A computed fold for a 1452-nucleotide RNA from an uncultured bacterium, annotated as small-subunit ribosomal RNA.
The RNAcentral record of the sequence draws on ENA and Greengenes.

RNA sequence: GAGUUUGAUCCUGGCUCAGAACGAACGCUGGCGGCAGGCCUAACACAUGCAAGUCGAACGGGAUCUUCGGAUCCAGUGGCGAACGGGUGAGUAACGCGUGGGAACGUGCCCUUCACUACGGAAUAGCCCCGGGAAACUGGGAUUAAUACCGUAUACGCCCUUCGGGGGAAAGAUUUAUCGGUGAGGGAUCGGCCCGCGUUGGAUUAGCUAGUUGGUGGGGUAAAGGCCUACCAAGGCGACGAUCCAUAGCUGGUCUGAGAGGAUGAUCAGCCACACUGGGACUGAGACACGGCCCAGACUCCUACGGGAGGCAGCAGUGGGGAAUAUUGGACAAUGGGGGCAACCCUGAUCCAGCAAUGCCGCGUGUGUGAAGAAGGCCUGAGGGUUGUAAAGCACUUUCAGCAGGGAGGAAGGCUAUGAGUCGAAUAGGCUUGUAGAUUGACGUUACCUGCAGAAGAAGCACCGGCUAACUCCGUGCCAGCAGCCGCGGUAAUACGGAGGGUGCAAGCGUUAAUCGGAAUUACUGGGCGUAAAGCGCACGUAGGUGGGUUCGUAAGUUGGAUGUGAAAGCCCCGGGCUUAACCUGGGAAAGUCAUCCAAAACUGCGAGUCUAGAGUACAGUAGAGGGUAGUGGAAUUUCAGGUGUAGCGGUGAAAUGCGUAGAUAUCUGAAGGAACACCAGUGGCGAAGGCGGCUACCUGGACUGAUACUGACACUGAGGUGCGAAAGCGUGGGGAGCAAACAGGAUUAGAUACCCUGGUAGUCCACGCCGUAAACGAUGAUAACUAGCCGUUGGGGUACAUUGAUACCUUUGUGGCGCAGCUAACGCGAUAAGUUAUCCGCCCGGGGAGUACGGCCGCAAGGUUAAAACUCAAAGGAAUUGACGGGGGCCCGCACAAGCGGUGGAGCAUGUGGUUUAAUUCGAUGCAACGCGAAGAACCUUACCUACCCUUGACAUCCUCAGAACUUGUUAGAGAUAACUUGGUGCCUUCGGGAACUGAGAGACAGGUGCUGCAUGGCUGUCGUCAGCUCGUGUCGUGAGAUGUUCGGUUAAGUCCGGCAACGAGCGCAACCCGCAUCCCCAGUUGCCAGCGGUCCGGCCGGGCACUCUGUGGAAACUGCCUGUGACAAGCAGGAGGAAGGUGUGGAUGACGUCAAGUCCUCAUGGCCCUUACGGGUUGGGCUACACACGUGCUACAAUGGUGGUGACAGUGGGUUAAUCCCCAAAAGCCAUCUCAGUUCGGAUUGUCGUCUGCAACUCGACGGCAUGAAGUCGGAAUCGCUAGUAAUCGCGUAACAGCAUGACGCGGUGAAUACGUUCCCGGGCCUUGUACACACCGCCCGUCACACCAUGGGAGUUGGUUCUACCCGACGACGCUGCGCCAACCUUCGGGAGGCAGGCGGCCACGGUAGGAUCAGCGACUGGGGUGAAGUCGUAACAAGGUAACCGUA
Repeated sequence: GAGUUUGAUCCUGGCUCAGAACGAACGCUGGCGGCAGGCCUAACACAUGCAAGUCGAACGGGAUCUUCGGAUCCAGUGGCGAACGGGUGAGUAACGCGUGGGAACGUGCCCUUCACUACGGAAUAGCCCCGGGAAACUGGGAUUAAUACCGUAUACGCCCUUCGGGGGAAAGAUUUAUCGGUGAGGGAUCGGCCCGCGUUGGAUUAGCUAGUUGGUGGGGUAAAGGCCUACCAAGGCGACGAUCCAUAGCUGGUCUGAGAGGAUGAUCAGCCACACUGGGACUGAGACACGGCCCAGACUCCUACGGGAGGCAGCAGUGGGGAAUAUUGGACAAUGGGGGCAACCCUGAUCCAGCAAUGCCGCGUGUGUGAAGAAGGCCUGAGGGUUGUAAAGCACUUUCAGCAGGGAGGAAGGCUAUGAGUCGAAUAGGCUUGUAGAUUGACGUUACCUGCAGAAGAAGCACCGGCUAACUCCGUGCCAGCAGCCGCGGUAAUACGGAGGGUGCAAGCGUUAAUCGGAAUUACUGGGCGUAAAGCGCACGUAGGUGGGUUCGUAAGUUGGAUGUGAAAGCCCCGGGCUUAACCUGGGAAAGUCAUCCAAAACUGCGAGUCUAGAGUACAGUAGAGGGUAGUGGAAUUUCAGGUGUAGCGGUGAAAUGCGUAGAUAUCUGAAGGAACACCAGUGGCGAAGGCGGCUACCUGGACUGAUACUGACACUGAGGUGCGAAAGCGUGGGGAGCAAACAGGAUUAGAUACCCUGGUAGUCCACGCCGUAAACGAUGAUAACUAGCCGUUGGGGUACAUUGAUACCUUUGUGGCGCAGCUAACGCGAUAAGUUAUCCGCCCGGGGAGUACGGCCGCAAGGUUAAAACUCAAAGGAAUUGACGGGGGCCCGCACAAGCGGUGGAGCAUGUGGUUUAAUUCGAUGCAACGCGAAGAACCUUACCUACCCUUGACAUCCUCAGAACUUGUUAGAGAUAACUUGGUGCCUUCGGGAACUGAGAGACAGGUGCUGCAUGGCUGUCGUCAGCUCGUGUCGUGAGAUGUUCGGUUAAGUCCGGCAACGAGCGCAACCCGCAUCCCCAGUUGCCAGCGGUCCGGCCGGGCACUCUGUGGAAACUGCCUGUGACAAGCAGGAGGAAGGUGUGGAUGACGUCAAGUCCUCAUGGCCCUUACGGGUUGGGCUACACACGUGCUACAAUGGUGGUGACAGUGGGUUAAUCCCCAAAAGCCAUCUCAGUUCGGAUUGUCGUCUGCAACUCGACGGCAUGAAGUCGGAAUCGCUAGUAAUCGCGUAACAGCAUGACGCGGUGAAUACGUUCCCGGGCCUUGUACACACCGCCCGUCACACCAUGGGAGUUGGUUCUACCCGACGACGCUGCGCCAACCUUCGGGAGGCAGGCGGCCACGGUAGGAUCAGCGACUGGGGUGAAGUCGUAACAAGGUAACCGUA
C1' cells in the first nucleotide's frame, strides 16, 4: 500500500496478501564451473579403524647388520608433552557472559640479569629364577644403571624469625664446542580472585534466610574472603520484585526494519560449561583431567563363574530417532602443534578430494537471415485470426561439455660439496652469508593455453477471478474438485480438470515450516478511554511521582573537550587479486547508558537564606430535604367496637374466584396500630458519592460572602491501605397498617408454571451486626491555568437614582439553555469542554469461549474480588445515510368502509380448474394479477396425446445426376396410408445444343422436431396503477454514503397551482393536444328526408324540393371568462348569472422510473443442449368430452312487480363482395283475458320416443323441434362480489370465428332507480415524521431447552510418573585430624637406638541408597458439568417496531 464487516458511507477493529531472508524439508525438473555451508531431532546406544606421542645427544640391557669404526630396531627406567589442538551445548538466570575498573596472587617452556653446578650414598624396573590366574594381571627371590631417589657442604640475593638466630640447591651428556641443571631478581604470556553497570517470562510464586549477616581468635589456599571452625552479637535480602517456578549457554555478530526496535546466537571468532550418570582426590607450572586414576550406579561385552573389560558430545562409519543433513577417502606438499641438537617421527588439527542444485555468484543451451506468413495445433462472426521469423531453408560461430597435446603457481626449506666472514689453539666443529649439485606437491588427467569435429550433448517450473503481470475453447454440473483472504462449482465456470495461447522466474521453479516487515495491531520515536475495547461506585490517605517567586553555594543530572578502552572477522568507504562476479585481501571510518580528568553553571536536583500571589488560620455574617438523637402533628388506608341501613359489593376488555341475609358495600361515632409525609415544589437547595423532604429541640460536618491580621510552599495526585457505599439478600431480637417475591384460586390461551383479577407469606419498618454489588451514568478520574458572547435561575456583597422599585448595573459561588473559535468518525461538546496545556492515578488492545475454570483472599451463606487456556469465527462493533417495515404518529385519497341496489355461497344445469381414473385423458396458466384463461368455437381435421400399421434425403427448402409431359379413367388388396395392374394423354419456349415448370428414381450435403431450458434471450403481455410520482444539469451543504431542489404554509383529481425558501432550471409522468357523444353554423343533397305544391295503384311510390331529420367534411362554442362572498390583494374554493354543455362536460385511446428471475421457447424470432429408419413424416381408430369428489365463473329458477294465451308498437350497432334503397328484423315494456299461493298453469333437470339440419361420418361426442316425462329448488350458514347516473338493475338484438355447435366473448340499443351522514374502523395507495438488531428488506431478523454427530476443556473415587523440601538411617572412595600395636634402604648414632616415614586403627565430613511425611507439576480415569461447531430435526416466541406486558442493570 491492497483485499475483506455495509444496500451504500465514514470510523473503529481484527484477519489476509504483496517484500526480504533461511544450517531447511517436500513436489516437478536438472548442462557446466567457482566460492561457501551440510544431525536444528536421541547430551540415544555404539561394531571396526585411526585421532598423542617423542627423545639412544639421560640410563642399563636385548636383537639384527657390520667395511669391526659403527649403524639400525626394540620393551623397560627416566625427561618433556599428553591441562594444547578437536567435539558438544546437557547443565547454568549465575560475576556465567558483556563492558569498565580493582588488589591480596601464581605462571613450565620463552627473553633478560646475577650467582652456582662441590662431595657422597642407598635402592629399583628391565633381565634371570620360582610361582598364582581362563584372562586381565600379579606374588616372591637374586642382581643392575641413570639427567630416577637420598644425604652432606656452600648461599650474594631467597624464605621464616621471639631480630638472638634458623632454614633451603643442583645433573649430567659429549665429538670440548655447546646442549643442559640449580637458586634468585625482572619481563612477557597465560591463568586464579573481587567490584560498578547491563543481561528472559510468571505475583494465579510475598515473604526468604542459622554459616544465615557481622565481629574476634584459629585453620586453610598461590591468593582476599564464613572459604572452614570456635565463641559473641542478631543481623542480612525483599514491591527499584527477594524466594520459588518455567525457559535459556553468553557475546562479537546474523536476519529484518527508514529508524527506534523486533527476532535470533548454525558456519567464523572470544568466553563459559560438560565428557556414560553421580562423587572424589592424585600427579603436575597448570586438571579435580574427553581418548588418566579410585568409588558408587545404570548399560554393554568376555569368562574356565572365581573374576575381569568398556565409555565416538575427536575423524570416518553403524543402528535408532526424524520431514531432514555427506566418505569407514588422500596427504603431512603447505600452515600450525608435540618431542628431538638435528635428520626426522607423530598430528582425522590442517590442507585437499568425494557426495547432494543446500545456498550465493558466473556461463551456456546458439547467431544472422528467412513470408509461401508452410504444415500441424487452437479459436472463429467461416472472411479469417493466432502459434509466428517461430520452424523449415540459407549463411555463420564453437563458449561450456567431449577428444588430443602443451602447461604455470602453491617450494619456503632441508641435504651434499665448497668459498668468504666470525668464535676458536685448530686446517675439528658451530654460526652468518654466498656458489654449485641432486632433490621435496596430497590436490593433479590442476588452473591456464593450443588444436580437432559438429548446432552438434544441454529447459524447466509456477501462475493467468480480484488483490496480481497474464484469456479463450472443451469436459464436468454444489459432483469431482480449488482456495493465502474475499470466495468459485447446482448445464454456456477467464476460479475445478484438459488443451491452445499468454505472463513471470529460470538450472531452477513452486509448496510448507519458522523470522522480521507491512502492523502507528503494545504507539520511546508513535495510539487511545462520552456512544466503537477502555475512568476504579465515592472519598481520605502511605510509599512514590510532580511542584510558586527570589539570592548565594554545589556540581548528581545536563553540555563541551581530552586521555584510555571498545579483540580479530563482519557491516560501510577507498584501493588491490582471481577473465567478471560471488569470494579473498590492504588501509580507513564507524561503533559504548563505558572509565578517568578538565571546563561551563542556563535549566532540574541538593544545601543555606528570604518572599507572599498557591495553601491554611483567626474575625464577622449568610443560605440549605447535609448528618445523628429525642419528642411531637394532621390527612389517608386497614382493623376493631357501636349506631343507621338492605341486597348486593367488588373486579374486568368481558368475567369469575372473593366478600355479603351469621347483615357486607354505603354512612355516622369512637378506638387501635403501623408506615409515609399532599399542597409549598422549582433543569430550586445540600452532600464526596450512595443519597437527603411534616414540625420542634439538642449535638454536629462542610460550603459561600466580606474586611483585615497571621503562618510562610505547609501544595497536587495517589500503587498498596482505610472508611463510606441504593436496592435486594443474610444473622439475632422487635414490629407489621398498606404494598407484596414465593404460593393458592379465578380468568385468558392451542398451552399460559405469564401479562389481568381475588387473596397472600417472607420482605418492606426499628435496633445491632454482615454483605460490598447496580445502566453505582454526565456511560465523561482528580487538580491547576488559559481561550468570543447572549439569556435564565440559587446564595452573598457592592454601586446608582427627580422614579427607593416585583428597579437597573457591577462582582462572586452554584445550577441550567443556546452559541463563536476549536475539537470530534459522526452524533455532538463548547469557561460545569469532549477546546489549548501541565502533573499524577486507573484502565484498553478483534468477536465468542468468559468476567467463566483452577488457585489465592474475603464472606454465616448467597456470593464477591483477582483472573486464564484449549477450541472456534472473519468478522464483532460505533455513528450517520437511503429504503423497507411497525399490532408508531400526523395529513390525504380510492365503491376501501359506511349508506343503498342487485348478486355469489344452498338447488339443477353449463363451463373452467384441482383431484382421481386412464393406453391416452396433449401442453401451458396457479393469491390478488390461474380457474367461460391461451381456445373468435376438440365428432374426422384441428391435435401437439394414446393404440396399431407404414416411410426414411423424407410432408416442406436449396444444390447434383438420370428418367419422364404434367395429369388422368377404372379394377383389385387393405382400416387407411399405400401397393399392383390399367385407360386416356404427348404440352410451353428454343439460337435445336437445350431450357423453365411439374412428376418419378438415386447419392449426399441437409431437412424436420408443439423435444428441454421464459432461471440464457428478443418481442409481446399482466400487475402495482391512470397511483402521482420518478429523475437530471449547474449551484450549495456534508470527509462521505447522500442531502438540497421534491421539504414548509395553503390548494388541487394531480410534484395542479400560488406563496415562501440555497437554490435556479430542465426532462419522463399529470394536464392539454387525438377519437367518440352532446349545441349551433357553412358546404354537399343520393340510395337519405317530406314542411309547403301537384299526381298516385296510397308504398316518399312519382314529379318536385333540400326547409327539417340524417349523412360526412370543415368551423364555432367552455376559458373560473362574468358577478358576489371567502382566502393572504395569491393560487383557489363556495354560490350565482348566462349557456346545449360549468368548473377535468361525459366516455375512450394514452400506462413515467421501476417492481414481481411475474407470464409466454406451444404465435413468432432466437443462443445452447438433445433426437436423426426417430423425440422426424403419413394413416386408421381412440383420447382431449372419463367421474366418488372439491373449488371458481355463469345460466335458469324458486314465482303474482309473476306464469300462460292473445294483442301490441318504436330502436341502434353490425353483417350480407358493391349498396343509408332489399334482406337478417324482432323484443321486453304497454293493453286485454286467465291462473290465486300450491312444489302449483311455478321450475324446468332427467328420461323415453319421433323428427329436422349440417356434415364422408352425429356410437363414443353436435345443435334444434314435436309429444310424453316433470328431479332438485319455497330466496340460501360462515363468508363474500359488483355498482355513484343514462350508472346499477332489467329486456332483447347484432357480430367474429364457424360445415354445424354460445348460458362464453365483443358490441348495440330499449326501460330505468336507490344511496353517500361521514372517514372511527377493514383493504390498497400517496406525502411528512419517528423507531429499528430488517436490506433476499416483517413471508424479515432472532433466543433458549431438548434430540443427534464431532471437538477441546473443568470436576472426579483414585492411579502412574517427574521435580523438590524436611527429619532420620546407612555411610563406598577420598583428603583431613588423632593415633600408630606392627613395619621400614638412604640421615645421625654412644650401634642400644634416634630422627623421619609406611601400613594399620579411630573420628567427623560426604556420593549413592533407604524409611517417613509434605509441596508441586504432568499423564490416565468410571461418571459428570457447562462450552464450541455442524443446508434443510422438536418445542415454544424472549429480543429488534410501543416487538404486541417498553427495554435494560443489580439482587432474591
Record summary
Model confidence (mean pLDDT): 84 of 100.